[in-house]
RNA sequence: CCACAAAGCUAGGGGUCCUCGCCUGCACGCAGGCGAGGUGAGAGAUACCCUCUGAACCUGACGCGGUUAAGACCGCCGUAGGGAAGCGUUGUUGGCCCAAU
Numbered sequence: 001c002c003a004c005a006a007a008g009c010u011a012g013g014g015g016u017c018c019u020c021g022c023c024u025g026c027a028c029g030c031a032g033g034c035g036a037g038g039u040g041a042g043a044g045a046u047a048c049c050c051u052c053u054g055a056a057c058c059u060g061a062c063g064c065g066g067u068u069a070a071g072a073c074c075g076c077c078g079u080a081g082g083g084a085a086g087c088g089u090u091g092u093u094g095g096c097c098c099a100a101u
Stems, first nucleotide, its partner, number of pairs: 001095003004091003008087003011051004016045001017038010057082003063076004
C1' cells in the first nucleotide's frame, strides 16, 4: 500500500398485512380510532431491516401449490428483471513493496 473480516459514523433505500372486540360516521356495507390475537427483525416505531459481496424491498401478481380463524402465513416463481454508498478505526487474517540488519 492492497485485499479480507468485524463493529462504528454520516448519508440514503424500504415495508407496515390478516382476524376479533368496542366506539364513531354513514352510502348498511364500508371507513376511521382504540384494544387484543396470528406471523415476523420490523405491522408508523425514529424503531427495525437493507445499501452493489445488494431476496431490505419492488415488478411479475387479483401468479401457482400448500396451510389457516384469516393474511403478501409457508414454499415456488428466483444463477427472472429492477433496486439505495461513502468514510475512517480495529486486526499475533493474508499478500506486495521499501528500508535496516
Annotation
Predicted 3D model of a 101-nucleotide RNA (TPP riboswitch aptamer (THI element)) from a Pseudomonadota bacterium. The prediction has a mean pLDDT of 80. It matches the Rfam family "TPP riboswitch aptamer (THI element)". Gene Ontology term of the family: thiamine pyrophosphate binding.